[in-house]
RNA sequence: AAUGUGGAGGGUUUGAUCCUGGCCCAGGAUGAACGCUGACGGGACGCCUAACACAUGCAAGUCGUGCGAUCGGCUUACUGGGGUAACCUAGUAAGUACGGAGCGGCGAACGGGCGAGUAACGCGUGGCUAACCUACCCACAGGAGGGGGAUAACCUCGGGAAACUGAGGCUAAUACCCCAUAAGCUCACGAUUCGUUUUGGAUUGUGAGAAAAGGAGAAAUCCGCUUGUGGAGAGGGCUGCGUCCUAUCAGCUAGUUGGUGAGGUAAUGGCUCACCAAGGCUACGACGGGUAGCCGGCCUGAGAGGGUGGUCGGCCGCAAGGGGACUGAGACACGGCCCCUAUCCCUACGGGGGGCAGCAGUGGGGAAUUGUAGGCAAUGCCCGAAAGGGUGACCACGCAAUCCCGCGUGCAGGAUGAAGUCCUUCGGGAUGUAAACUGCUGUCAGGAGGGACGAUGAUGACUGUACCUCCAGAGGAAGGGACGGCUAACUACGUGCCAGCAGCCGCGGUAAUACGUAGGUCCCGAGCGUUAUCCGGAAUUACUGGGCGUAAAGGGUCCGUAGGCGGCUGGGUAAGUCAGUAGAUAAAGCCUGGCUCUCAAGGCCAGUCCUUCUACUGAUACUGCUUAGCUUGAGGGCAGGAGAAAACAGGGGAAUUCCCGGUGUAGCGGUGAAAUGCGUAGAUAUCGGGAGGAACACCAGUGAGGAAGCUGCCUGUUUGGCCUGUUCCUGACGCUGAGGGACGAAAGCCAGGGGAGCAAACCGGAUUAGAUACCCGGGUAGUCCUGGCUGUAAACGAUGAGUGCUAGGUGUGGGGUUUAUCACUCCGUGCCGCAGGUAACCCAUUAAGCACUCCGCCUGGGUAGUACGGGCGCAAGCCUGAAACUCAAAGGAAUUGACGGGGACCAGCACAAGCGGUGGAGCAUGUGGUUUAAUUCGAUGCAACGCGAAGAACCUUACCUGGGUUUGACAUGUUGGCAUAAGCCCUUGACGAAAGUUGAGGGUGGAUGUGGGGCAACUCACAUCGGUCAACACAGGUACUGCAUGGCUGUCGUCAGCUCGUGCCGUGAGGUGUCUGCUUAAGUGCGGUAACGAGCGCAACCCUUGCCCUUAGUUGCUACGUUAACGGCGAGCACUCUAAGGGGACUGCCGGCGACGAGUCGGAGGAAGGAGGGGAUGACGUCAAGUCCUCAUGGUCUUUAUGCCCAGGGCUACACACGUGCUACAAUGCGGAGUACAGAGGGCAGCAAACCCGCGAGGGGGAGCAAAUCCCAGAAAACUCCGCUCAGUUCAGAUUGCAGGCUGCAACUCGCCUGCAUGAAGCCGGAAUCGCUAGUAAUCGCGGAUCAGCCACGCCGCGGUGAAUACGUUCCCUGGUCUUGUACACACCGCCCGUCACGCCACCCAAGUCACUCAUCUUCGAAGACCUGAUAAGGGUUGAGAAGAUGGGUGGUGAGGAGGGCGAAGUCGUAACAAGGUAGCCGUACCGGAAGGUGCGGCUGGAUCACCUCCUUU
Repeated sequence: AAUGUGGAGGGUUUGAUCCUGGCCCAGGAUGAACGCUGACGGGACGCCUAACACAUGCAAGUCGUGCGAUCGGCUUACUGGGGUAACCUAGUAAGUACGGAGCGGCGAACGGGCGAGUAACGCGUGGCUAACCUACCCACAGGAGGGGGAUAACCUCGGGAAACUGAGGCUAAUACCCCAUAAGCUCACGAUUCGUUUUGGAUUGUGAGAAAAGGAGAAAUCCGCUUGUGGAGAGGGCUGCGUCCUAUCAGCUAGUUGGUGAGGUAAUGGCUCACCAAGGCUACGACGGGUAGCCGGCCUGAGAGGGUGGUCGGCCGCAAGGGGACUGAGACACGGCCCCUAUCCCUACGGGGGGCAGCAGUGGGGAAUUGUAGGCAAUGCCCGAAAGGGUGACCACGCAAUCCCGCGUGCAGGAUGAAGUCCUUCGGGAUGUAAACUGCUGUCAGGAGGGACGAUGAUGACUGUACCUCCAGAGGAAGGGACGGCUAACUACGUGCCAGCAGCCGCGGUAAUACGUAGGUCCCGAGCGUUAUCCGGAAUUACUGGGCGUAAAGGGUCCGUAGGCGGCUGGGUAAGUCAGUAGAUAAAGCCUGGCUCUCAAGGCCAGUCCUUCUACUGAUACUGCUUAGCUUGAGGGCAGGAGAAAACAGGGGAAUUCCCGGUGUAGCGGUGAAAUGCGUAGAUAUCGGGAGGAACACCAGUGAGGAAGCUGCCUGUUUGGCCUGUUCCUGACGCUGAGGGACGAAAGCCAGGGGAGCAAACCGGAUUAGAUACCCGGGUAGUCCUGGCUGUAAACGAUGAGUGCUAGGUGUGGGGUUUAUCACUCCGUGCCGCAGGUAACCCAUUAAGCACUCCGCCUGGGUAGUACGGGCGCAAGCCUGAAACUCAAAGGAAUUGACGGGGACCAGCACAAGCGGUGGAGCAUGUGGUUUAAUUCGAUGCAACGCGAAGAACCUUACCUGGGUUUGACAUGUUGGCAUAAGCCCUUGACGAAAGUUGAGGGUGGAUGUGGGGCAACUCACAUCGGUCAACACAGGUACUGCAUGGCUGUCGUCAGCUCGUGCCGUGAGGUGUCUGCUUAAGUGCGGUAACGAGCGCAACCCUUGCCCUUAGUUGCUACGUUAACGGCGAGCACUCUAAGGGGACUGCCGGCGACGAGUCGGAGGAAGGAGGGGAUGACGUCAAGUCCUCAUGGUCUUUAUGCCCAGGGCUACACACGUGCUACAAUGCGGAGUACAGAGGGCAGCAAACCCGCGAGGGGGAGCAAAUCCCAGAAAACUCCGCUCAGUUCAGAUUGCAGGCUGCAACUCGCCUGCAUGAAGCCGGAAUCGCUAGUAAUCGCGGAUCAGCCACGCCGCGGUGAAUACGUUCCCUGGUCUUGUACACACCGCCCGUCACGCCACCCAAGUCACUCAUCUUCGAAGACCUGAUAAGGGUUGAGAAGAUGGGUGGUGAGGAGGGCGAAGUCGUAACAAGGUAGCCGUACCGGAAGGUGCGGCUGGAUCACCUCCUUU
């Protein structure tokens, strides 16, 4: 010191949040396996599957000092023979040791293996054995005298293939038998004493009984033998406690339970038997089924626990499957015997032999587990007196990264940061001091030499091993996984919902840090990952340590059995409890310390510990037991009280219906509207009378009673419970309550009644796409009564019962007390609310708060309250109640939105009130569709469709056909060439449709700088710029992606909204502010207010217009003058006008209303009045809105083409449909003639006057004008006069013919205009639909852009003339604010249910069928045992097993059947979520393709509320 040291979370349900809850991950572990890789050493460890089958070898022998005999070897001696000899050979004797066989002794029951069986006294732990045994060993006390008969070996003769065996003959012993002797041994009968008292121990008397073997040695002596006692060690038996799952196993049992007697055993006992009795076990789980060897320990865990039982150790069981005994001290015996079965082998077919779950090894099985090696040297065991022999126990080696531990693959220096590779913004960056290179070292491996411990004297398999020394040389030695988050680590390319990944969430549909590859990085390292399993995290079974109002979860309710729990005060006891002591809790292991292998793993030593059990002693607060008391819990008595509490009997009126009669006449009834139905045979209506059944208006109340379900007219009888007061009695008599019992709405069932109304089913009528519904007309069960059954409901307060405690306020029912009330008090029943609780909502003395007691229940969703089994029921069905499979969620509360066929308020040409249109006609134009070689492309509800296009004959032009071209029509760069060239300009030719190709002639053929030459002009060279040719990079693309983008735009919407800072509230999302009242066009403002402020929007600032003023006065203007006339001239700038600057309007003033406010209504003044009119200005955002064809741009594609050039065609097509317009249909009009009055624009490749020509379009002409000057330019409607007189017209003008004009290279496809002629449809437009609130609508003309011209009736502007109407906000539409519901959040174009069809998967039922197993019965029946027999043969009983039958259980398979789950975008409907369009749901019954509908009763977990207001809506 070991005993107090140790507890982390994360991802995933949502738009977001909190909670509940599951799934998944990070850690550790393994007798592992698999994938990739693999240097060395040490220590461990290695068939988890087929207790499947086994070839071969070995694994149990030993003793000659127990015994007899025999064979061979060796030694010695002798004899014979041979040989010169050594020596060889034969025989005899002695000795010697070895091998084989036998008798005999001991061992073989240990050691070694395996875990099939076993849920058991099998194991663990503690006891008992007075109910037992024990060979060998130790100690002690005795003994061993005499005798006898066999038998194997061996020999002879037989049988048999063999195994083996028969008969006869001989022989020994420590083999066997008899007699003797004998106790303190055993037995029987006594006595004494002790004891833990059933049978025991000790002592003792009498009687009876039972022993023995020898061997070795010269001897001493040693080894044995026999009797007894004790010990040691080992075993048998009994027993308390502990020891898995299942109740869908609830009753089990006949030797069963006990007794008496007997047998048997070492010994108790139904262990066995005979007889007797009828017991024994069980909800504290018997019996049955399933699974399993148990423990010390091991893994994990903070612990409590959970899991596990391989190696090592203890116990048990087993030895091919089963049964049996023999021998023995010990076995019912792994390497013994007998029998049966299965199987293998031998065979001469007659018969025999075998058992690796011993060590190796083989086959097989399997994802998977080693050598047919060495040695008895050590440790141990057996035998032996010993020497010694045996030993696959064991010691040791080998194989395998299977695990743990150690160690290496180098170390130091080294930048131009080499090369290569990867990335790149092309600058660079990374790999990276990494390498190369220089220097150094020598672990391991390699070579050489030495060389232990294990061994006290001898003996070493390991082994020439460990270890030590020397040598050479960086040489021989690195991989695996990961890199989206969790989780440390990022880029590129490829791929394109493919290929693939994935532990969970999830990645991949052309820019993938998630797939594959590469580079880089991170982690670990001779390993790294994966898979499987266990614990942890998981407080996710909660003892430590959870819950049940709405998330899963309170039994429908009460009574009550067992059980659990239990008031106050004493006494006793000591079971629980606490303390001390003692014993046990094996060793190993864990832990602590020390020692030792160089360290470590490992080993050794010591200690602690072993949470537990037992015994003894003690303590007595609490609990228990017992006893004596108490009154507060509980109950009772007495006196009052309320009540739809229950049962039975009797009675009453209103209403519905029916019947009879009267009056009366054509309808009634019903609905959103109708119809079916009823009615002239007299209904409905109304009056009178009658019948019958059911239910009891008002009173009536979040009032009452009851355990709950439930209970409502009146009266009576009977009965239960409750409340108050009193404090009289009993004296803990109490609480809860598994099983059990009783009650238990509605529906339903059986039997018998009854039947008015209502009403499932059913029949009609409607509605509808359909309508098995909602609505209407009928209508049967049923609803009612009696008796019986059923036993369920959203049986709900979704809240079990009981007790105590914890602020109040305010109602109400019944009492008490006081009474005038108030107040106080008890029992009920509501609301609000503090503390506290809760995830929140909410609960809050009627708890969901704080505590205690008891019961019930929950543990992800689906499958499913289903299947199977059992119980109950007449049935319907109820109670109990799974799994396979499947999903990563399912859920609760609250938040923000969005939505509602929810509500409230408000606004808007939204409706209404008006005016004029569209939709019908003809034409124009755009679109769809169709057609086409092409009819280029885009835009597609509002918010595409006279849109892009403010100008398609060519061009445009993007399309089609054909022709041509390839560094290109255009840009930049590089390289090379050219300067007498190329190129360009002019003229001209050929081919051609043109583009272009190819010729001829002439002209031109650069600039700057530097250097050289030259007097100079100039010239040469080089460089730069420019030009040009060729080649190469590249250009080009109206090709694709607007769902990769920028920019721009549309739209909600000029709607009034959208946010922030700080503070405050909420666990949080979030709220508050931004709400509320009033007000406004406005989140405009005022008041209130846990908010106070601020920003983007609103408004204002800007432009224009309306009035006035100032300044200025030409090209404008003209009061004055002048002119025949004209602002023409003079003069002038007053006016108009122009264009610059100012003023003006602010609810400023008055009155009413309002809150003394904001403001509003009215009025005055004013050109204008409450924003004067108009414009510009468009918040946060929405629609993946539109645009890659304006432009820009990522990526992709194309490159003699998807680029470029050209000619022609097309974009202009035409059965048709739609949008937007123009012109009309006429008389408020049309035509003709005449007469007035604008504004704003445009004009030099232009506008063009006068004048002339032409009917006209137009032509000629050309003054003037770059414009307040000139021109376009005549304004038109209007007004005046005339004509037309209601008609397809003097309306309307399409269409067509002819003749012309203009522009343009060119009017065929395909322009506009003019004249003459022609003269279509159309007589005011169905359903439906559009615009507009004042200088507006309507109507009239004028101008401009684009543009050669023009398909313009379009668009954008300008002015002229100039209305009507708005009661009002119920409704339609759009929008805003507040509120409400929600299962929506891609946000209602949402979500979502069920049938049907198809595919896959698992399960259930099923005629059967197969297998296994259990029980019982029948038949046959081995060995053995027992009985009989003579000891034999034989017979009998029992008996493993075999066959069969019946029944139970389990499993396989099974035509077919039923439901379930999952699948891509299938079909039918629309049930649910909003009032989901009929509120939904629960129970039950009937019905229906399906969701579902309807009836009856119930619930709120229903919205909206003064009433009514059809159907549908994916």